[in-house]
RNA sequence: CGCGGGGUAGAGCAGCCUGGUAGCUCGUUUGGCUCAUAACCAAAAGGUCGUACGUUCAAAUCGUACCCCCGCCA
Numbered sequence: 001c002g003c004g005g006g007g008u009a010g011a012g013c014a015g016c017c018u019g020g021u022a023g024c025u026c027g028u029u030u031g032g033c034u035c036a037u038a039a040c041c042a043a044a045a046g047g048u049c050g051u052a053c054g055u056u057c058a059a060a061u062c063g064u065a066c067c068c069c070c071g072c073c074a
Base pairs, nucleotide, nucleotide: 002072003071004070005069006068007067010026011025012024013023020057028044029043030042031041032040050066051065052064053063054062
């Protein structure tokens, strides 16, 4: 160089194929419960969906190029 997989909240992931409110678990914060802590219950915060451009009324999702990570071949 070539081929394949991946990049979405602090961590791990789904959603993409089939465009239409951005979600789940853990974690964090606050409150409840308790003599207290853990567990449990309730709520909240936290996201330029790797970057840029394009298509579209509308893009995490479709197209093009690029960046980064992992693997395969030589």

The prediction has a mean pLDDT of 83. Predicted 3D model of a 74-nucleotide RNA (transfer RNA) from a Candidatus Saccharimonadota bacterium. The sequence was found in a public genome assembly. Lineage of the source: Bacteria > Bacteria candidate phyla > Candidatus Saccharimonadota.